[in-house]
Molecule: transfer RNA
Organism: Parcubacteria group bacterium
RNA sequence: GCCGAGGUGGUGAAAUUGGUAUACACGCGACGCUUAAACCGUCGUAAGCGUAAGCUUUUGCGGGUUCGACCCCCGCCCUCGGCA
Numbered sequence: 001g002c003c004g005a006g007g008u009g010g011u012g013a014a015a016u017u018g019g020u021a022u023a024c025a026c027g028c029g030a031c032g033c034u035u036a037a038a039c040c041g042u043c044g045u046a047a048g049c050g051u052a053a054g055c056u057u058u059u060g061c062g063g064g065u066u067c068g069a070c071c072c073c074c075g076c077c078c079u080c081g082g083c084a
Base pairs, nucleotide, nucleotide: 001083002082003081004080005079006078007077010026011025012024019067027045028044029043030042031041032040046057047056048055049054060076061075062074063073064072
């Protein structure tokens, strides 16, 4: 240099016919249980603002197409694999 795969919450990662972003697991927090803990169970857990109700933003970064983009198109960055 060329080709291919990938980048999504705190972590692993799902959501690919373009139609509610966070399923599922882990971790963490609160509560229950316990003399106390562990185990187990229930609930919560992207970010910012807000007392709250709620509002805004968010799929590596920047553009584009579209009523609508994690998904399609273009450029760039990074990781892994292959070829030279």